The RNA shown here (transfer RNA) has 72 nucleotides and comes from a Chitinophagaceae bacterium. It matches the Rfam family "tRNA". Rfam classes the family as a transfer RNA. The RNAcentral record of the sequence draws on ENA. The organism belongs to Chitinophagaceae, within Bacteria.
[in-house]
RNA sequence: GGCUUCGUGGUUUAAUGGAUAGAACGAGAGAUUCCGGUUCUCUAGGUCGGGGUUCGAUUCCCUGCGAGGCCG
Numbered sequence: 001g002g003c004u005u006c007g008u009g010g011u012u013u014a015a016u017g018g019a020u021a022g023a024a025c026g027a028g029a030g031a032u033u034c035c036g037g038u039u040c041u042c043u044a045g046g047u048c049g050g051g052g053u054u055c056g057a058u059u060c061c062c063u064g065c066g067a068g069g070c071c072g
Base pairs, nucleotide, nucleotide: 001071002070003069004068005067006066007065010025011024012023013022018055027043028042029041030040031039048064049063050062051061052060
């Protein structure tokens, strides 16, 4: 340099055109407990950037950035 796969809360991930973007772990608060743990309830937190297509984009297209793989 060419080809290819991927990028979603702090972490691991679901959603392949239409729902308030869902869940687990983690965090904070509360209940329980003599205290802690366990258990239960609640809360906050996310689509890598830009552009395009579409009535509608996490999803499709282009480009950039980043990560992995293959080739030279």